[in-house]
Context: one part of a larger RNA
Molecule: large-subunit ribosomal RNA, domain II
Organism: Clostridia bacterium
RNA sequence: UCCGGCGAGUAUAUCUAUGCAGCGAGGUUAAGGUGUUAAGCACCGGAGCCGAAGGGAAACCGAGUGUGAAUAGCGCGCAUAGUUGUAUGGAUAUGACCCGAAACCGGGUGACCUACCCAUGGUCAGGUUGAAGCGGAAGUAAAAUUUCGUGGAGGACCGAACCCACCACUGUUGAAAAAGUGGGGGAUGAACUGUGGGUAGCGGAGAAAUUCCAAUCGAACUCGGAUAUAGCUGGUUCUCCCCGAAAUAGCUUUAGGGCUAGCCUUGUAUUAGUUUAGCGGAGGUAAAGCACUGAAUGGGCUAGGGGCCGUAUAGGUUACCGAACCCUAUCAAACUCAGAAUGCCGCAUAAAUGAUGUACAGGAGUCAGACUGCGUGAGAUAAGUUUCGUGGUCAAAAGGGAAACAGCCCAGACCCACAGCUAAGGUCCCAAAAUAGAUUUAAGUGGAAAAGGAUGUUCGGAUGCUAAGACAACUAGGAUGUUGGCUUAGAAGCAGCCACUCAUUCAAAGAGUGCGUAAUAGCUCACUAGUCGAGUGACCGGGCGCCGAAGAUGUAACGGGGCUAAAAUCUAUACCGAAGCUUGGGCAGUAUUUAGAUACUGGGUAGGGGAGCGUUCUGUGCAGGAGGAAGUCAAACCGAAAGGGAUGGUGGACAGUACAGAAGUGAGAAUGCCGGA
Numbered sequence: 001u002c003c004g005g006c007g008a009g010u011a012u013a014u015c016u017a018u019g020c021a022g023c024g025a026g027g028u029u030a031a032g033g034u035g036u037u038a039a040g041c042a043c044c045g046g047a048g049c050c051g052a053a054g055g056g057a058a059a060c061c062g063a064g065u066g067u068g069a070a071u072a073g074c075g076c077g078c079a080u081a082g083u084u085g086u087a088u089g090g091a092u093a094u095g096a097c098c099c100g101a102a103a104c105c106g107g108g109u110g111a112c113c114u115a116c117c118c119a120u121g122g123u124c125a126g127g128u129u130g131a132a133g134c135g136g137a138a139g140u141a142a143a144a145u146u147u148c149g150u151g152g153a154g155g156a157c158c159g160a161a162c163c164c165a166c167c168a169c170u171g172u173u174g175a176a177a178a179a180g181u182g183g184g185g186g187a188u189g190a191a192c193u194g195u196g197g198g199u200a201g202c203g204g205a206g207a208a209a210u211u212c213c214a215a216u217c218g219a220a221c222u223c224g225g226a227u228a229u230a231g232c233u234g235g236u237u238c239u240c241c242c243c244g245a246a247a248u249a250g251c252u253u254u255a256g257g258g259c260u261a262g263c264c265u266u267g268u269a270u271u272a273g274u275u276u277a278g279c280g281g282a283g284g285u286a287a288a289g290c291a292c293u294g295a296a297u298g299g300g301c302u303a304g305g306g307g308c309c310g311u312a313u314a315g316g317u318u319a320c321c322g323a324a325c326c327c328u329a330u331c332a333a334a335c336u337c338a339g340a341a342u343g344c345c346g347c348a349u350a351a352a353u354g355a356u357g358u359a360c361a362g363g364a365g366u367c368a369g370a371c372u373g374c375g376u377g378a379g380a381u382a383a384g385u386u387u388c389g390u391g392g393u394c395a396a397a398a399g400g401g402a403a404a405c406a407g408c409c410c411a412g413a414c415c416c417a418c419a420g421c422u423a424a425g426g427u428c429c430c431a432a433a434a435u436a437g438a439u440u441u442a443a444g445u446g447g448a449a450a451a452g453g454a455u456g457u458u459c460g461g462a463u464g465c466u467a468a469g470a471c472a473a474c475u476a477g478g479a480u481g482u483u484g485g486c487u488u489a490g491a492a493g494c495a496g497c498c499a500c501u502c503a504u505u506c507a508a509a510g511a512g513u514g515c516g517u518a519a520u521a522g523c524u525c526a527c528u529a530g531u532c533g534a535g536u537g538a539c540c541g542g543g544c545g546c547c548g549a550a551g552a553u554g555u556a557a558c559g560g561g562g563c564u565a566a567a568a569u570c571u572a573u574a575c576c577g578a579a580g581c582u583u584g585g586g587c588a589g590u591a592u593u594u595a596g597a598u599a600c601u602g603g604g605u606a607g608g609g610g611a612g613c614g615u616u617c618u619g620u621g622c623a624g625g626a627g628g629a630a631g632u633c634a635a636a637c638c639g640a641a642a643g644g645g646a647u648g649g650u651g652g653a654c655a656g657u658a659c660a661g662a663a664g665u666g667a668g669a670a671u672g673c674c675g676g677a
Stems, first nucleotide, its partner, number of pairs: 001677006011094013026050003032044004054061002064076004097235002100232001104225006115199009124189001126158003129154001133150006162186003166183005201217001203213003210219001238612006248261005262366002264363007273353005278347004288336002293332003298327003304321002306318004369394007377386002399410003414586004419582003425576003428561003434573001436571005446563001452547002456544006463537003473531005479504003484498003510525001514523002587602007613666001615663008624654001631650004637644002
């Protein structure tokens, strides 16, 4: 990992609803007993229970009663249907659908491991060092002291046995549930060790580490309470049909749990409901506005303040500040003089729809929601972020499109069809369908991006000059007073300052556009003439492009090929394209009807409801089996499914069907259990 078997809503009691059955103003027996049979029946048993009357705290009264002064009002009642059994749904109590803790408590068993202690034994090769004491000698008044011997101390030294475990490697499904190899430490001591004994779990022991107490220790093991509890995780077994949610509110030692409501379903009763139009209402949002509350721009006017003058009281003055007021231009979720669109409420109105509404009763599930459009808040007008409101989709929805892609676009799958039409989206090839028309783009823009930048290109507008010759180019001129005045070392058009910047000659020529010189000079421009011969200059707006543009495995920012249209914009007509719609055939549900149909409906998780299939056993009837039962292998055929099953082989003794009944009644999952491969 696979295969086979086993494996999870059960039982009892009570309550409650519904179906069915009995009896019915009544219904019913319990314990127990009698009889028969030997298995449940039949009968007895009326104790008791429910109902037939309620109201009140009660006394009590009674179809009424309580309140109350009340013959009032009001509350609860009265104008009858129950009860027993059974089946099913649900509730409560019990293990209560199944498996699963860590733990808690009680009784015992453990110190053959290990910790410490007690008793009694044992063990420590060899080598080294040489304490005290003692003796001799030297020394002294005597000592001290020195020296030479002797001696044999030590938690002394080196190092085997023995004990330990500091390092490395190997080992890590090991040779081993802690070892091996090579080094290492202690090795006469607080040493090591044999045997026997002692201390026990709310405890013992501990040179102390939460360390040890039999491979188990922040409280051993074992049996019991015990199926502890688990608001948690996992699992929960046949089929088809009808309907079909929620992820919200309130409360919660509550937030991943619950309760009630909301939303779903089934039944009964009832008759509303929804949409649009019309009419009638309430409102203070958007936009807007500044009348209030605040914020806030510029100006005017001015109280007041500051500065200055002043004889310092006064008064004057002011290119200073400046409330209020006026004009001008603004802002606001917690501003509103005014004020929509939607939405909301109502209607003895009209139309559409056609059970969608409401009430009661039985059963639920849901309380983690996700993205997307629009309107807000939080955040950074960040997030595949977060909080609300309002739609949609997913959740619980398959199909077509978006290359792929729960939440986007189109569209809601009862079944069958080698029939047709369309939606979104498409029509060069991959790949079904147009190589349609006009214009634009040259950037592979299309097929990623901003501020900003640019004689890209196209369309439109308005404007200057222009056959009295423009624009560009070329040829010629571009002068005089004058080197304007001032300044300056110099300042001559061209460092700087000043000037109503003048005037003259002219076709035209600035008291000078730029380069240049120390200053001049020189080059050039404005301006003019000629040559040439038709458009040219600046501006505004629209369309499509360009630059701005750097990333990590590999082109890689069209799905690909590839495209200059097969890109973009506009236009027209075809076609393709889905489980949509239609056509033909079939099944089912609901309603209306009548026995024939018609209309509508049939995606679906949690969940509610309905109808069935199959397994084992029991009862009754029928039918079968050695002329071959069940099982098993192959398997025609039948049924909408669960399923049924002819026939043949195998097998060798049981077993089917109809109608009822009872359940240890259906397996793929639970790191399921047992066995096998």